This is a predicted structure of a 389-nucleotide RNA (Bacterial RNase P class A) from Pelagibius marinus.
Its mean pLDDT, the model's own confidence on a scale to 100, is 76.
NCBI's taxonomy places the organism under Bacteria, Pseudomonadati, Pseudomonadota, Rhodovibrionaceae, Pelagibius.
The sequence was found by an Rfam model in a public genome assembly.
Rfam family: Bacterial RNase P class A. Rfam classes the family as a ribozyme.
Order: sequence, then C1' cells, then structure tokens
RNA sequence: CCAGACGGCCGGAUGGCCGCCUUCGGGGCCCUAGGGUUCCGGGGGAGGAAAGUCCGGGCUCCACGGAAACAGGGUGCCGGGUAACGCCCGGCGGGGGCGACCCCAGGGAAAGUGCCACAGAAAGCAAACCGCCUGCUUUCGGGCAGGUAAGGGUGAAAGGGUGCGGUAAGAGCGCACCGCGGCCCCGGCGACGGGGACGGCACGGCAAACCCCACCCGGAGCAAGAUCAAGUAGGGACGGCCGGCGGGCCUUCGGGGCCGCCACGCGGGUUUCCGCGCCGCCGUCCGGGUCGAUCGCGCGAGGCGCCGGGCAACCGGCGUCCCAGAUGAAUGGCCAUCCAUGCGGGGCAACCCGCGGGACAGAACCCGGCUUACAGGCCGUCUGGCGUU
Repeated sequence: CCAGACGGCCGGAUGGCCGCCUUCGGGGCCCUAGGGUUCCGGGGGAGGAAAGUCCGGGCUCCACGGAAACAGGGUGCCGGGUAACGCCCGGCGGGGGCGACCCCAGGGAAAGUGCCACAGAAAGCAAACCGCCUGCUUUCGGGCAGGUAAGGGUGAAAGGGUGCGGUAAGAGCGCACCGCGGCCCCGGCGACGGGGACGGCACGGCAAACCCCACCCGGAGCAAGAUCAAGUAGGGACGGCCGGCGGGCCUUCGGGGCCGCCACGCGGGUUUCCGCGCCGCCGUCCGGGUCGAUCGCGCGAGGCGCCGGGCAACCGGCGUCCCAGAUGAAUGGCCAUCCAUGCGGGGCAACCCGCGGGACAGAACCCGGCUUACAGGCCGUCUGGCGUU
C1' cells in the first nucleotide's frame, strides 16, 4: 500500500429571531381562598433504535388462597452472569475459511408407535437389474441353476472406510490403520478430551412426527387502577301539598301498581256533549355515576467518573449529577457562519467558485434484552498478500 476479520463510538455544530410543552419565581385581572387566565424572567424539553410488540421483569387489578397434580404452552451441550429471560459471557462438540474469524433448533432413535416421496431389482428381521465367477446345457446367438454386495447403475440415504493378503469370483473371511461399541485408567467442576486392552461391526436416517426425560409458566393489562364530580339526565329516603268509590293483582304487611265510574281544573260548544289534564309538584338529605378534571407519572434493577475483583458477561466500594412528561397529544420554523458530502467548473497541488440535498425515524407507565431500519463519518485490535529497510 492492497484485500479482509472483529469490536467500540458519533450520527450535524454555533449564534440570532419568531413560536410550542413543562417547571420555578414575580406582577396584573377574574372567580373567590384555591384555582383559572395573561405578562415578564430563570431552568428543562426524543432515540440508538423512541420502531416491531417477539421474549423476560417491575407495577396495578382480578381469581385461587398450604402445595402439588392433570390439560396446554415454552425451553433444551456444559459452566457462569442476571431481578428474570428464549438474553449475555466463557468453554465443549460439529461444520466452513490459507488465516484473523464465522455459522449451528446442539437432550433421548438398544421405551414404544409412525414415516422414508421420486428413482431404483431391492428402503429395514435387507436386496441379485447390469456385471463378475463356477457348474450344466447349446441350434454357439445364448439359456438354466448356484455363488458374489468388490465394480456399474438408482437414490438424500444401499448394512463401516482405505490398503494388503486371501479366493473360482468375492466377502471383516484374515491382518494393519481410521471409524464404531461397551469396559478400565488418567485429566477436567462439567460438556468433553487423551490413553489402554477387548469386540469383526451388531446399533441406517427423521423427535421444526407422535412420544419420553428434565426444568419453567394463574389471567388481564396504564384504555391497568384510584380520587373528585356538571347537568333542564337518572335512582333512593324523609316531610308537605295534591279527590273519592268499586273491582282485581303483587307484597318484605309499611305499602305499590292496573282498570272502571263519579268528582275537579282548562279549552271548544253550550240542554244533554267532545278533547286534554289530574300519569304529579315543592323542599331537605343520601348514594351511584356520564362529560370533564386530578392522581398513577418520572429517584430509577438510574447516568457519569475513579478504585478494586473477575479471561469476560458482570459484581462491589467511593464520589458526583437530577436528566421530557404531552393527552386533538409540545419538542418546530426561518436566516447566517461553519462541518462533512454529491455534481459541475477552475487550479500542478493544497484549495477556490456555483448549485443541490443533511440517513433511519420520532417518546406516551417503566426497565433488561432480541430483531428490524439507517446518508455519512471516526477510533482501536487482528489476519493474508506485496514492496522497502
């Protein structure tokens, strides 16, 4: 210098003007004793993902009140971290890369059931299509019987692999190495690793098929939940004022509705008649609760710095800071300078001029993670190659 791997960080800056939300102090006005509104001044005002709402918790209410079990769901190598996790860290095993490093849904298939498409002769107590070998036979093309899993072919997968021996040809048939199985020894907390002797190979794959084993899980969610509480809305209690008679119903025996007739009031008409009302009104008190308002709601598994422990995730100690709380929902707009950056032009070059745009996105109870989106930029460690010394 080129190519690459991993980790961390930033994600426009400053100033001016005009606005918005919130909080504190002061003044004016209003209703009235605690608020509303307005003005002035001070402080604070989005993110690394605020997103998806996929996991785990805090908090609140509901249910059950010893706990367990059944059903259902989830997790799944080992050790550690954590409030907890399906997250993180460190290892193990397997796979990929020359390497830094990356990827893995990674318990059990000798508990049982089930499945293994297509192709292929044969797909699970294996199997003879071609080929090879032996025997018999032949019309010399071949045919029949037997052996053979070494070769060909099919397949994701064909009952260990390579080599030597062996054989009619072959075959763990024999042997060496590798693999595999259970046993013993050693190392490691453990997953697991190393070694030894033995066994000739039995035990194909699939559990993101049922299932088995171990562990975890009650439900709903801040529109949770709590408080105050407008009405010409509506419920109840008491008191007063409203007319009687009859029938039937309900009753907690206090009473409450329903029907009919008469009476009363109003209007029309006026001799009788017709329609409407009497189906409530007033006062005091109580409880629920809609619109609305307030709380929940910002001191927290908190941020930063230093020291200590630990390979690390993380933990401990000390110091320091207070850092958004909207609710038709604030956090914005304009200008100037600068910062990077794209295009065009000029210049040997540093650079200068003009134009353009400044990523993804945006709190809504909070926190720990994961995942996804993201213009551009910075820093650190490491790997491979080339060149120079």